[in-house]
A computed fold for a 595-nucleotide part of an RNA from an Actinomycetota bacterium, annotated as large-subunit ribosomal RNA, domain I.
Model confidence (mean pLDDT): 82 of 100.
NCBI's taxonomy places the organism under Bacteria, Bacillati, Actinomycetota.
Context: one part of a larger RNA
């Protein structure tokens, strides 16, 4: 020096564990904000710091409930001072307070700071000072003013408004919109209307009540799922892209206007003194009554076996009032009876009662003995019990009967949810006939050119949609059925609203796992979006385990200390805080062998 064995050191793998994660299910909730949010800064306890809570009323105040013996949050002890059966701490409902910043909004500003006006109050001899309230902009509505220019309009001012502004994980609608890639290169094409950016909304959104499909038979708003089907198609006919009809299901709901016509109001124009008008007939009476056009309000009306207006006609109960006056008729309005409906659309507001559910909780069965363990029994043995409870967790080891619970049953002053009922509110005509007249959504449909989107890449290219230009018809009308034409069939555009079935999960509650178990699982089981890095946008860790219980080693010795040796605790100290187990590399000590 090497090899081998043993004993240690170092190191922190492995095993075991779990406070934390991950995925999903069910139910709920699905918004918060000028009544100042989300998110922060700074404060706040008798005692330093961080976290949590709270806001100068500051780990809290008031009140209503629950609960019942200790309490003054956690790391985290120690001391001090207190509270509490006159019910504290704690849990829940409602309320009060809520500094400063932040949309931030009196003005400014380098966020958490600086400086003001007005009204009221406090203080001072007075000023400075302090407190409460108020003062941004835009929009809507109302009122007052008010130019060029007479009326007017623009503009200005005041008041009112739980009107707006900002935030939010995904889901949604709309507007913009790539490239890597694939095509084994690449340009049409693909990736993909994806990622990303912007605007806006809701608990869902969007769509939606046929100018739809279909094909000689029929269906009957929309949405979603399965199938049809990787079919028909499309495609440098490459790579690829990729329907619909029909069928089976989930859910199920239909409504309102514009116009014609009538009435009233108003504006403008025309015209008249009665031959027009004032509901009809007769008689009387009236005098800005009348006619036309525009606008507004109310009635009417809403459809494709075309509908409606208009005209005529049939049928429902009663009372009161009106339509210049009287009579007859007609018609309108209101009340009652009768019928129907309702706050999710079709109109809209609120209250009460009962119940359901939620936000604290309550009751809740049944076991002992013996031995073992160098500690501890729940494991073993013996004899019992409960069970609508043998889910689970804890307790010194493996507990149905020790504790918390579990099955089952019960519970709310207050607030909220839903259901039902009542109050309350709203509505009430229907049919037949005639077709002469009127209406049935216009810079629209269509067409031309240029785009987009549809399975459809310009193709024979319909349908849908945008830009520019042109530009119809009103039922004897118009659109569609894949160029176009005819026949036939279907439907009625150019106005609006509409629940459910569907998508998602920042969040709450409960539950589940052939999910992870500390290099895993969220980046984060721990002072984690922390330390640290970066001018900044941004990037972003490492780090869990003594023991059943601190019983955390009094006292003595060596040492300046660190550290160690005794003593003591403990079942164990090679469990001693650099603490469970403690592998390997690596380093020593010792023994043997070889050289």
């Nucleotide at each position: 020096a090497g090899c081998a064995g043993a004993u240690g050191g170092u190191g922190g793998a492995u095993g075991u564990c779990u406070u934390g994660g991950c995925a999903c299910c069910a139910a709920g909730a699905g918004c918060c904000g000028a009544a100042g949010a989300a998110g922060g800064a700074c404060g706040u306890a008798g005692g330093a710091a961080g976290c949590u809570g709270c806001g100068a009323u500051a780990a809290g105040c008031c009140u209503c409930g629950g609960g019942g013996a200790g309490c003054u949050g956690c790391u985290a002890a120690c001391c001090a001072a207190g509270c509490u059966g006159u019910g504290a701490u704690c849990c829940g409902g409602g309320g009060a307070u809520g500094u400063c910043c932040g949309a931030a909004u009196g003005g400014g500003g380098a966020a958490a700071c600086c400086c003001g006006g007005c009204u009221g109050g406090g203080g001072u001899a007075a000023u400075g000072c302090c407190c409460a309230g108020u003062c941004a902009c835009c929009c809507u509505u109302g009122c007052c003013u008010g130019a060029a220019c007479a009326c007017a309009u623009a503009g200005g001012g005041c008041a009112a408004g739980u009107g707006g502004a900002g935030g939010g994980a995904a889901c949604g609608a709309c507007g913009g919109g790539a490239a890597g890639u694939g095509a084994a290169a690449c340009a049409u094409c693909u990736c993909a209307g994806u990622a990303c950016c912007g605007u806006c909304a809701g608990g869902a959104a969007g769509a939606g009540a046929c100018a739809a499909c279909a094909a000689u038979a029929g269906u009957g708003a929309u949405u979603c799922c399965g199938u049809a089907a990787g079919u028909a198609g499309u495609g440098g006919c490459g790579a690829g892209c990729g329907a619909a009809c029909g069928c089976g299901g989930a859910a199920g709901a239909g409504g309102c206007c514009a116009a014609a016509c009538c009435a009233c109001a108003u504006a403008u124009g025309c015209g008249u003194g009665a031959u027009a008008g004032c509901c009809g007939g007769c008689a009387g009476g009236c005098g800005u009554u009348g006619c036309a056009u525009g606008u507004g309000u109310g009635g009417g009306g809403u459809u494709g076996u075309g509908g409606g207006a208009u005209u005529g006609u049939u049928c429902u109960u009663u009372c009161a009032g009106g339509a210049c006056u009287g009579c007859c008729g007609u018609u309108c309005u209101g009340g009652a009876a009768g019928g129907g409906a309702g706050u999710a659309a079709a109109a809209a507001a609120u209250u009460c009662g009962u119940g359901u559910u939620g936000u604290a909780g309550u009751u809740g069965a049944a076991g002992g003995c013996c031995a073992u363990g160098c500690g501890a029994a729940a494991g073993g043995g013996c004899c019992g019990g409960c069970a609508c409870a043998g889910a689970g967790g804890g307790u010194a080891a493996g507990a149905c009967c020790c504790c918390c619970g579990u099955a089952a049953a019960c519970g709310a002053a207050a607030c909220a949810u839903c259901a039902c009922g009542a109050a309350c509110u709203c509505c009430c005509g229907a049919g037949c006939a005639a077709u002469a007249u009127c209406c049935c959504a216009a810079g629209u449909a269509g067409c031309a050119c240029g785009g987009g989107g549809c399975c459809c890449g310009a193709g024979a290219a319909a349908u849908c949609u945008c830009g520019u230009g042109u530009g119809a018809a009103u039922c004897c009308g118009g659109c569609g059925g894949g160029a176009c034409c005819a026949c036939c069939c279907g439907c009625c555009a150019a106005g609006c609203c509409u629940a459910a079935a569907u998508a998602c999960u920042c969040c709450u509650u409960g539950g589940u796992g052939a999910c992870c178990g500390a290099u895993a699982g969220c980046g984060g089981a721990c002072a984690a979006g922390u330390a640290c890095c970066g001018u900044g946008a941004g990037g972003g860790a490492a780090a869990g385990a003594u023991g059943a219980a601190a019983a955390g080693a009094a006292c003595c010795c060596c040492g300046g200390g660190a550290g160690g040796g005794g003593a003591g605790u403990g079942a164990a100290a090679u469990a001693g805080a650099a603490c469970c187990u403690g592998a390997a590399a690596c380093c020593a000590u010792u023994u043997g062998c070889u050289u």